[in-house]
Molecule: transfer RNA
Organism: Planctomycetota bacterium
Formats: sequence, structure tokens, C1' cells
RNA sequence: GCAGGUAUAGCUCAAUGGCAGAGCGCUAGGCUUCCACCCUGGAAAUGAGAGUUCGAGCCUCUCUACCUGCU
Repeated sequence: GCAGGUAUAGCUCAAUGGCAGAGCGCUAGGCUUCCACCCUGGAAAUGAGAGUUCGAGCCUCUCUACCUGCU
């Protein structure tokens, strides 16, 4: 330099173009003599910028970061 892939919550992952969810974690309350377990709640995310569309996490383009391969 070229090609391909990935980017969603603190972490690991889902999500037919139509409500952004789960597990673990965090936290509040309950339970308990206390802790743990358990129960009931809560906060928290689509890498950035454009485009297409009534509607984009999803499709197109550019950029950024990371991974892989080639040279």
C1' cells in the first nucleotide's frame, strides 16, 4: 500500500428495515442476628459523520479503532 472482517449497557452476547433485550456485574429495598443465597425494583448502550427510506442497530458511502490475510 491492497483486500476481508468486527464495532450495541461495566463485561459477554442477542435483535426480519418497525418497542433497543438477555446473562453476569452494579445499585435500592425485602429476607437474615450479620454475611451469603434468594425475591422485587432501578440505572446504564447502537464507534463518528453523511445518504436512502414514512421509518436505520440493520441497507449505501466516508472516517476512526481493532483483528486477519497479501505485498